[in-house]
Context: one part of a larger RNA
Molecule: large-subunit ribosomal RNA, domain IV
Organism: Chloroflexota bacterium
RNA sequence: CCCUCGUUAAGGAACUCGGCAAAUUAACCCCGUAACUUCGGAAUAAGGGGGCCCGCCGCAAGGCGGGGGCACGAAAGCGGCCCAAGCGACUGUAUAACAUAAACACAGGUCUCUGCCAAAGCGAAAGCUGAGGUAUAGGGGCUGAUACCUGCCCAGUGCCGGAAGGUUAAGGGAAGGAGUCAUCCCGAUUCGUCGGGAGAAGCUUUGAACCGAAGCCCCGGUGAACGGCGGCCGUAACUAUAACGGUCCUAAGGUAGCGAAAUCCCUUGUCGGGUAAAUUCCGACCCGCACGAAUGGUGUAACGACUUGGGCACUGUCUCAACGAGGGACUCG
Numbered sequence: 001c002c003c004u005c006g007u008u009a010a011g012g013a014a015c016u017c018g019g020c021a022a023a024u025u026a027a028c029c030c031c032g033u034a035a036c037u038u039c040g041g042a043a044u045a046a047g048g049g050g051g052c053c054c055g056c057c058g059c060a061a062g063g064c065g066g067g068g069g070c071a072c073g074a075a076a077g078c079g080g081c082c083c084a085a086g087c088g089a090c091u092g093u094a095u096a097a098c099a100u101a102a103a104c105a106c107a108g109g110u111c112u113c114u115g116c117c118a119a120a121g122c123g124a125a126a127g128c129u130g131a132g133g134u135a136u137a138g139g140g141g142c143u144g145a146u147a148c149c150u151g152c153c154c155a156g157u158g159c160c161g162g163a164a165g166g167u168u169a170a171g172g173g174a175a176g177g178a179g180u181c182a183u184c185c186c187g188a189u190u191c192g193u194c195g196g197g198a199g200a201a202g203c204u205u206u207g208a209a210c211c212g213a214a215g216c217c218c219c220g221g222u223g224a225a226c227g228g229c230g231g232c233c234g235u236a237a238c239u240a241u242a243a244c245g246g247u248c249c250u251a252a253g254g255u256a257g258c259g260a261a262a263u264c265c266c267u268u269g270u271c272g273g274g275u276a277a278a279u280u281c282c283g284a285c286c287c288g289c290a291c292g293a294a295u296g297g298u299g300u301a302a303c304g305a306c307u308u309g310g311g312c313a314c315u316g317u318c319u320c321a322a323c324g325a326g327g328g329a330c331u332c333g
Stems, first nucleotide, its partner, number of pairs: 001328008010319002014317001019314001028050004036041001038145001052067006080312007087304002092104002108143007120129003146299004151229003156226002158222005165217003171211002176206005183198006230248005257291001258288001269285005
């Protein structure tokens, strides 16, 4: 010096990103207990007192007073507390070995599919699950207790419905074309044929009209479907501001609520509170760079090894370090 542990004057968070770590608290009995609340809770809230000895009183349980002591327990063991916010309702679940959270799940809500040989899923199939269930059931998506709510846009994309018209495959359909060829014609001929042309039937091949579904185009619906929810200019008897007006664009131009927020760049915004002093925190304001309504909005009792701020208590975290115990390191053997 290192590790584990113990004690410490005065101070008491001045330490530090941060009270991290440590300390405080602690069992039992009695008294007592606020806001808020979903009336269950919050609550062991908080905060006090007791035990041992002596005296007096009492039949006793016990009561009163005084004193030491601060559970009087053999030891081990045994909540620190309070206030204000954020997030998530809650108990749960998870990244075995860097993350336990505000993430996942959750009851509850809603949309959608599915009439039963269900939909959906696994499988090459047989078959199986769904389910020995039957729409108060089952599958899938989103949201996430509860309370109050959930606005506008169907132009685009998706989905659902529609079928008049347009487009349209295989297939059907065959007008026509081409090849081949009996035969015929012309020319040549050494009379054996050769060259050129026309060309029926058949066969081969090609093939236009026309008839052909779904889909797409088209018509309508649909947002707790994917998604989206404006700009410029002017205007009131100080100024400022603009209830009001004009204009352009759009499918429609963000409603309620919330708002410098887990979202605010400018920004340590401005005002108020808290401090001697605060980029944090709390309450407001609204100029929302770039909140906003089930990718849910705003509140909320209870809950949380969650996050942020403050206070009390407490302490070697610190001022500032010291001593002690055990074990290392180091030296000798």